[in-house]
Context: one part of a larger RNA
Molecule: small-subunit ribosomal RNA, 5' domain
Organism: uncultured bacterium
RNA sequence: GAUGAACGCUGGCGGCAUGCCUAACACAUGCAAGUCGAACGGGACACCACAAUGCUUUGGUUUUUAAUACUAAACAACGAAGGUAUUGUGGUGUUCAGUGGCGGACGGCUGAGUAACGCGUGGGAAUCCACCCCAAAGUGAGGGAUAAGCACCGGAAACGGUGUCUAAUACCGCAUAACCUCUUUGGAGAAAAGUCUUCGGACGCUCUGGGAGGAGCCCGCGUCGGAUUAGGUAGUUGGUAGGGUAAUGGCCUACCAAGCCCACGAUCCGUAGCUGGUCUGAGAGGAUGAUCAGCCAGACUGGAACUGAGAACGGUCCAGACUCCUACGGGAGGCAGCAGUGAGGAAUCUUCCACAAUGGGCGAAAGCCUGAUGGAGCAAUGCCGCGUGCAGGAUGAAGGCCUUCGGGUCGUAAACUGCUUUUAUUAGAGAAGAAUAUGACGGUAACUAAUGAAUAAGGGUCGGCUAACUACGUGCCAGCAGCCGCGGUCAUACGUAGGACCCAAGCGUUAUCC
Numbered sequence: 001g002a003u004g005a006a007c008g009c010u011g012g013c014g015g016c017a018u019g020c021c022u023a024a025c026a027c028a029u030g031c032a033a034g035u036c037g038a039a040c041g042g043g044a045c046a047c048c049a050c051a052a053u054g055c056u057u058u059g060g061u062u063u064u065u066a067a068u069a070c071u072a073a074a075c076a077a078c079g080a081a082g083g084u085a086u087u088g089u090g091g092u093g094u095u096c097a098g099u100g101g102c103g104g105a106c107g108g109c110u111g112a113g114u115a116a117c118g119c120g121u122g123g124g125a126a127u128c129c130a131c132c133c134c135a136a137a138g139u140g141a142g143g144g145a146u147a148a149g150c151a152c153c154g155g156a157a158a159c160g161g162u163g164u165c166u167a168a169u170a171c172c173g174c175a176u177a178a179c180c181u182c183u184u185u186g187g188a189g190a191a192a193a194g195u196c197u198u199c200g201g202a203c204g205c206u207c208u209g210g211g212a213g214g215a216g217c218c219c220g221c222g223u224c225g226g227a228u229u230a231g232g233u234a235g236u237u238g239g240u241a242g243g244g245u246a247a248u249g250g251c252c253u254a255c256c257a258a259g260c261c262c263a264c265g266a267u268c269c270g271u272a273g274c275u276g277g278u279c280u281g282a283g284a285g286g287a288u289g290a291u292c293a294g295c296c297a298g299a300c301u302g303g304a305a306c307u308g309a310g311a312a313c314g315g316u317c318c319a320g321a322c323u324c325c326u327a328c329g330g331g332a333g334g335c336a337g338c339a340g341u342g343a344g345g346a347a348u349c350u351u352c353c354a355c356a357a358u359g360g361g362c363g364a365a366a367g368c369c370u371g372a373u374g375g376a377g378c379a380a381u382g383c384c385g386c387g388u389g390c391a392g393g394a395u396g397a398a399g400g401c402c403u404u405c406g407g408g409u410c411g412u413a414a415a416c417u418g419c420u421u422u423u424a425u426u427a428g429a430g431a432a433g434a435a436u437a438u439g440a441c442g443g444u445a446a447c448u449a450a451u452g453a454a455u456a457a458g459g460g461u462c463g464g465c466u467a468a469c470u471a472c473g474u475g476c477c478a479g480c481a482g483c484c485g486c487g488g489u490c491a492u493a494c495g496u497a498g499g500a501c502c503c504a505a506g507c508g509u510u511a512u513c514c
Stems, first nucleotide, its partner, number of pairs: 001513003005510005012386006018379002020344001025342003029339003034102003039099002042096017060078003064074001066071001109298003118223007127215003132211004137206003140174001142172002149164006180189003194203003224270003231261003236258008273295004277288004300320005322333004350376001352375003358372001359370004389419004399410004424451005433441001458503005463484003469498005479486002
């Protein structure tokens, strides 16, 4: 000088950062990956239109009864208008699970393992790629199922079983083949899916070539300590043939040869994620690898495959440890995601707000999802900035301390007078970040006015190193101490007081590195 710090005393504000270094210990609870009805068939609900039926209201025509008539009442029939209920059909919308598509391989976390082509740097050839961009060619005609549904059945549950029905951009043949693959150059093989529409088209689908970016593989060089670790190695080293892979290769297999690494440190043991960087230093170097960025590795422990363009934190299966539910037959789980809990520890935060911005997934879009992210909260943990007033004021007040008793000092310090208002409080008005609309932050920041010195100073040290001295108490005691060393009756070194010095919202101590 530095720190992801901790501890002690103290503590006014703001901005920007940072915040489990220990137990990769165990985890209650909530959330962190969904989306598409413009791929598909259904269920439920709501509304609208039409039809049928039942009930009811109003008035009309005909008939009967009463009445001389006007007219009134009742019954029946016909047709008209309105209301209501049920059923059926069709349409629109919402929603639910299912089939199907894309995404869950990104983003987020951690550093256990790894001394290795893991990382860094510079090269290489035998490769692959969903979505995106450019370009060429096509998109014809068919088929059989199945989930959901319905009806039963089993189970405490998790979850299943049987029968039957149905759709698709789900699945499967056929046709065709510019390009593509194989080839003995004759030939052989391989594809597709529709949806919406304003009828113009749009979004898709299939095959192929190229691009972008990404990924896999190989090599040179560099990459900690130990020789009280000296030999190690049989798929081992190379070849041939084959298998396997997107691809090279003992990657794997058969056969053949006997090689390969090593004192320029093999093998073994210990330790460790690597780098850009960070700290220090004039530099060379030394130490380190939190936050941010790149790469790698891991996801309770160990193993395995499936799906997929690509592989597994919040997918599957098996085994193990642990926890939980159970009707004892059987099941469920994985915070090294965000919060949060217990434990460990000297020690490390809110079970917050929002998708407004940036970005990501899906969708034609509206939009939905997003603990990524943007913000707020907590902590002097750090850095930076500001404040705790300014000017005048001597009878050098009172009081404290010292004193040679004359005085000295705290000290212009205070009181007192005048002034200011950063900050604080109250009120007013109030953003940018957003494109045209949409603002979590937030009535926040910044601004204006009013009030009133008002709300705001401590910590360490004073023997030398090392800036800063006296008095009293104590008497090798109590104690101090980084080193030298102080203390045994005259202590500037212990304790207290006054004074002084150094820093300052901090100051000291401890730990670690240079």